Predicted 3D model of RNase P RNA and transfer RNA as a complex of 541 nucleotides. Rfam match: Bacterial RNase P class A. Its family is annotated with tRNA processing, dimeric ribonuclease P complex and ribonuclease P activity in the Gene Ontology. By type it is a ribozyme. From the family's description: Ribonuclease P (RNase P) is a ubiquitous endoribonuclease, found in archaea, bacteria and eukarya as well as chloroplasts and mitochondria. The prediction has a mean pLDDT of 75.
């Protein structure tokens, strides 16, 4: 020098002119008040949201149990907290720094749309095995045709060529012999053929179903059963094995403690939601200054709901006859119990109170007043100092008083100075003149501590990146 | 000042954490000489910013706005 990054700080200052709020102090007046004059003091870092935590008041002294909100590492800090500190873990950045509703998800319920087989235990496709069916079929090997077709051989019947013989004289005829090609036909055998087929065996393909494995692979989602290599197997898986990651759990060391480091085992038991129910520690009574509390002054009550008590002890009065340590009734009063109503806001318990028909309370309808004081601003207060403590923060000495209105003051203008911006001139390039503009976000009402959110701009300091230069 | 309530098309109002849906009303058509009605069809929305989650109108927180109530 750039860029980041974390912490603090300030919220323009002088001056003047006109105002306002409250408050002394003086004079005046038609006097709880008005008016003149002086003095004196007047918003914030958020006075805001009212989101959380205290005090401080009231309700009972603030109790128990449920329920209900609530808060959620860890150790500190405080009055207290959802707030700060330190640390831890987890995320983001190169780093300084930053974020973080950060307790359980094997206590249990719920849910996780579509998609997708299944959202927590599941099988769609795919791989594996087995079975039935159907289709294709390769190898030995057992058995083994059937019909036809060739061929051989072989034959009954028919049929009958020659010759021959008997009858007859002959010739015809007629009987008996001989003899019998071819082709038909029937048998046997051969070949086609050890073929078709059939029986089991051995190897093996394809398709549907079925029944079982599987949890690698594909797809799907926001998310899908650690993870990388391997063994193993029918395929497969932490089924087993190295190694990585993560979980449980014992053990050792380190720290208050969250945790965290080193080792054993076990064993891959298996998802995410708890800002859904829940479970676990822990915290919570309600209401708010218009809380309450004093004065002062005004007013008119009606109506309705409402425990219809019960024993006992004291005492006062009257009255009764049995004159006693008597009864009876009536007020008081106190004990218990019932019951009813308030404190008491969801219930229930406890406890306090009042009351229980001259009736506590609670509703409705009507009437007044709408004024004063106090609470009220000295405080878990501000600012310096020294101590403690990594730090928030705590202690002790000094010092100071800093709005306290009550419908709501703290504002406008103007001049000059600084801060930014714009435009134009000058420059010795550092700036300077000279014209215009800006200046926010918002405002105390019981008070403190946080947290959030708004806010125009500026000052100063610590880190941490990168360049450059000595 | 303190307390309590709600915010979904212009208006009315649905929606167990799982496409925001319906009624009028707008707008374009169609019928009709021409409105109306009727039928069709359309466009339009969770107040804003941030976190829980795989998703948020919805749950949680921090801003806006608006209405009620108290002397």
């Nucleotide at each position: 020098c750039a860029g980041g990054u974390c912490g603090g700080c300030c919220a323009g200052g002088c001056g003047g002119u006109c105002g306002c709020g409250c408050u002394c102090c003086g004079c005046g007046c038609u006097a709880u008040g008005c008016g003149c004059g002086g003095g004196g003091u007047g918003a914030g870092g958020a006075a805001a949201g009212u989101c959380c935590g205290g005090g401080c008041u009231c309700c009972a002294c603030a109790g128990g149990g449920c329920a209900c909100g609530g808060u959620g590492c860890u150790g500190g800090g405080u009055a207290a907290c959802a707030c700060c500190c330190a640390g831890g873990c987890g995320g983001g950045g190169u780093a300084a720094c930053c974020c973080g509703a950060c307790g359980g998800a094997u206590a249990g319920g719920g849910c996780c749309a579509c998609a997708g087989a299944a959202a927590c235990a599941g099988a769609c496709c795919g791989c594996c095995g087995g079975g039935c069916u159907g289709g294709a079929g390769g190898g030995a090997u057992g058995g083994g045709a059937a019909a036809g077709u060739g061929g051989a051989u072989g034959g009954a019947a028919c049929c009958g060529a020659u010759g021959g013989c008997a009858c007859c004289u002959a010739c015809a005829g007629u009987g008996c012999c001989u003899g019998g090609a071819u082709a038909c036909c029937c048998a046997u055998c051969c070949a086609c053929g050890g073929u078709a087929c059939c029986g089991g065996c051995c190897a093996a393909c394809c398709a549907g179903c079925c029944c079982g494995g599987u949890a690698a692979g594909g797809g799907u989602g926001a998310a899908a059963a650690g993870g990388u290599g391997g063994u193993g197997u029918a395929a497969g898986a932490g089924a087993c094995c190295a190694c990585c990651g993560g979980c449980g759990u014992c053990c050792g060391g380190g720290g208050u403690g969250a945790c965290c480091c080193g080792g054993g085992c076990g064993g891959c038991c298996a998802g995410g939601c708890a800002a859904c129910c829940c479970c676990c520690a822990c915290c919570g009574g309600g209401a708010g200054c218009a809380a309450g509390g004093c004065c002062a002054a005004g007013c008119a009550g009606g109506g309705g709901c409402g425990a219809c008590g019960u024993g006992g002890g004291g005492g006062c009065a009257a009255c009764c006859c049995c004159u006693g340590u008597g009864g009876u009734u009536g007020c008081c009063u106190c004990c218990a119990c019932a019951c009813g109503g308030g404190g008491c806001g969801g219930c229930c318990c406890g406890u306090c109170c009042c009351g229980u028909c001259c009736g506590a309370g609670c509703c409705c309808c009507g009437g007044g007043u709408g004024g004063g004081c106090c609470g009220c601003u000295u405080g878990a207060g501000g600012c310096g100092g020294c101590g403690g403590g990594c730090a928030a923060c705590c202690g002790c000495c000094g010092u100071c008083c800093c709005a306290g209105a009550g419908a709501g003051a703290u504002g406008a203008c103007c001049g000059c100075c600084a801060c930014u911006c714009c435009g134009g001139c000058c420059u010795c390039c550092g700036g300077g003149c000279c014209g215009g503009g800006g200046g926010a976000c918002a405002g105390a009402a019981c008070c403190c501590g946080g947290c959030u959110u708004a806010u125009c701009g500026g000052c100063c300091g610590g880190c941490c990146u990168g360049g450059a230069g000595c | 000042u303190g307390g309590g309530g709600g915010c979904u098309c212009g208006u009315c109002u649905a929606a167990c954490g799982g496409u925001a849906g319906g009624a009028c009303a707008g707008c374009g058509g169609a019928c009709u000489c021409u409105g109306g009605a009727u039928c069709c069809g359309u466009a339009u929305g969770u107040g804003g910013g941030g976190g829980u989650u795989c998703g948020a109108a919805u749950c949680c927180u921090c801003c806006g706005c608006c209405c009620c109530c108290a002397g």